[in-house]
RNA sequence: GCCUGAGUGGCGGAAUAGGUAGACGCGUUGGUCUCAAACACCAAUGAGGUAAAACUCGUAUCGGUUCGAUUCCGAUCUCAGGUA
Numbered sequence: 001g002c003c004u005g006a007g008u009g010g011c012g013g014a015a016u017a018g019g020u021a022g023a024c025g026c027g028u029u030g031g032u033c034u035c036a037a038a039c040a041c042c043a044a045u046g047a048g049g050u051a052a053a054a055c056u057c058g059u060a061u062c063g064g065u066u067c068g069a070u071u072c073c074g075a076u077c078u079c080a081g082g083u084a
Stems, first nucleotide, its partner, number of pairs: 001083007010026003019067001027045006046057003060076005
């Protein structure tokens, strides 16, 4: 250089014949239990915004197609593997 695969909350990792993004697990926070803790169980947990809502943004980055994109197309960046 060329070819292939991957990039999603704090972490791992789902969802792809285009239709509610973040299932499930870990972690964290609050609660129950305990003399206290551990274990276990229950609830919450992307960001901004609000008194609380509403609302807005968010799948590596920037564009494109579409009523609608994590998913399709193009370019770029990063990582992994292959190859001369």
Transfer RNA from a bacterium, 84 nucleotides, folded computationally.
The prediction has a mean pLDDT of 81.
RNAcentral records the identical sequence in 3 taxa.